RNAcentral holds the sequence, with entries from ENA. Predicted 3D model of a 73-nucleotide RNA (transfer RNA) from a Fidelibacterota bacterium. Taxonomically the source falls in Fidelibacterota (Bacteria, Pseudomonadati). Its Rfam family is "tRNA". Rfam classes the family as a transfer RNA. Rfam describes the family as follows. Transfer RNA (tRNA) molecules are approximately 80 nucleotides in length.

């Protein structure tokens, strides 16, 4: 240089053959409970790497860039 895969919440991931309000577990945090803590129960915050395009509608399709991993001379 060329090819392939990946980038979604603080972490690990699902969703990715376009459509409903973008989800789970762990973590964080408020409350209940308790003598205190833990466990349990109820609630909350927090996200689609970035730009452009297609479309009525994009996390999802196309394209460029950036970052990570792998392959190849």
């Nucleotide at each position: 240089g060329c090819c392939c895969c990946c980038g979604u919440a603080g972490c690990u991931c699902a969703g990715c053959c376009g459509g409903a309000u973008a989800g789970a577990g762990c973590g964080u945090u408020g409350g209940c409970c308790u003598c205190c803590g833990g466990a349990g129960c109820c609630g909350a915050a927090a996200g689609c790497a970035c730009g452009g395009g297609u479309u009525c509608g994009a996390a999802u399709c196309c394209u460029g860039u950036c970052g990570g991993g792998g392959g190849u001379a």